[in-house]
Molecule: SAM riboswitch aptamer (S box leader)
Organism: Cryomorphaceae bacterium
């Protein structure tokens, strides 16, 4: 770094250094000098992988390897379906039809993380 695959509505603190940005990208909307991002220390969460004893059905425990500790992957970004009010067009005795449409549902794309593999 490419590919494959699983998961992504839950969960998780405090301090030191530093000093203006950050939330992948675009558009929103948020977080930030009541210190952003980064580095270090301790703490925690628990998705995947490994090990141990027990077990050999299941579940739980301990240690280790990554990872993570604002907001549903913060929301949307493509496709399909449903679709309020209003608006436009057609029809019109009454009754209606089509389009558009805030928003909703489902599946994708992209992204993040683990494991395997080139």
């Nucleotide at each position: 770094u490419g590919c494959u695959u699983a998961u992504c509505c839950a969960g998780a603190a405090a301090g030191a250094c530093u000093g203006a940005g950050g939330g992948a990208c675009g558009g929103g909307c948020c977080c930030g000098u009541u210190g952003a991002a980064g580095u270090c220390u301790u703490g925690g969460c628990a998705a995947c992988c490994c090990u141990a004893a027990a077990a050999c059905c299941c579940u739980g425990u301990a240690g280790g390897g990554u990872g993570c500790c604002a907001a549903c992957u913060c929301c949307c970004g493509c496709u399909a379906c449903c679709a309020a009010a209003g608006c436009g067009c057609c029809a019109u005795c009454c009754g209606g039809g089509c389009g558009u449409g805030a928003g909703g549902u489902a599946g994708g794309a992209a992204g993040a993380u683990g494991a395997g593999u080139g």